[in-house]
SAM riboswitch aptamer (S box leader) from a marine eukaryotic metagenome, 100 nucleotides, folded computationally.
Of the family's consensus pairs, 97% are formed in the model.

RNA sequence: CUUAUGAAGAAAGGUGGAGGGAUUGGCCCUAUGAAACCUUGGCAACCUGCUUUUUUAAAUGCAAGGUGCCAAAUCCAUUCGGUUCCUCCGAAAAGAUAAG
Numbered sequence: 001c002u003u004a005u006g007a008a009g010a011a012a013g014g015u016g017g018a019g020g021g022a023u024u025g026g027c028c029c030u031a032u033g034a035a036a037c038c039u040u041g042g043c044a045a046c047c048u049g050c051u052u053u054u055u056u057a058a059a060u061g062c063a064a065g066g067u068g069c070c071a072a073a074u075c076c077a078u079u080c081g082g083u084u085c086c087u088c089c090g091a092a093a094a095g096a097u098a099a100g
Base pairs, nucleotide, nucleotide: 001100002099003098004097005096011040012039013038014037015036019029020028021027024077025076026075041070042069043068046066047065048063049062050061052059053058054057074094078092079091080090081089082088
């Protein structure tokens, strides 16, 4: 950079000792213990492996080797379009993850 996905799901213990939720604003979480690190556990199924079907590169199913994740919709917003006056819907942007 390209493509795909995102209102689902899943936490205990130890060390540590004040921050964290990407950024800005809001709103939250946090001494009933933040971040970070370690151990154990779990969720999911992008890649991967296997099975079956067939149009041979797609679909179904199973597993869990490489990642990822385990407060709140990607926590919410901003811009554009629709709706029409306060909201709601869709798209984009930004960021995250995976694969290339």
Description:
The prediction has a mean pLDDT of 80.